[in-house]
RNA sequence: AACUCAUCAAGAGUGGCGGAGGGACUGGCCCUUUGAAGCCCGGCAACCGGCAUGAUCUACAUGCAAGGUGCUAAAUCCUGCAGAAUCGAUGGAUUCUGAGAGAUGAACU
Numbered sequence: 001a002a003c004u005c006a007u008c009a010a011g012a013g014u015g016g017c018g019g020a021g022g023g024a025c026u027g028g029c030c031c032u033u034u035g036a037a038g039c040c041c042g043g044c045a046a047c048c049g050g051c052a053u054g055a056u057c058u059a060c061a062u063g064c065a066a067g068g069u070g071c072u073a074a075a076u077c078c079u080g081c082a083g084a085a086u087c088g089a090u091g092g093a094u095u096c097u098g099a100g101a102g103a104u105g106a107a108c109u
Base pairs, nucleotide, nucleotide: 001109004106005105006104007103008102013041015040016039017038021031022030023029025080027078028077042072043071044070047068048067050064051063052062053061054060076101081098082097083096084095085094086093087092
């Protein structure tokens, strides 16, 4: 990097360093010097692994959390494509469903 599968409306700091940007991309809309990114610490979660229980192997379920990731504003912040319903009918608006894109994990090449 490609492919496959699973998940993505829950949860998580009044900390330290740092100094201006950040929320993938588009268009919006937001966050930010009442301090962005990044790093550290703390925390959350339970995907992988581990452990415990369900008699035992496997599978599965539940629990624990000292390991490997991950995450820690807003639904993946909303949206981009297609369909449906309602409203309006000049443009369109709202809601729902699916796809796409993206993120994370695991497996494999």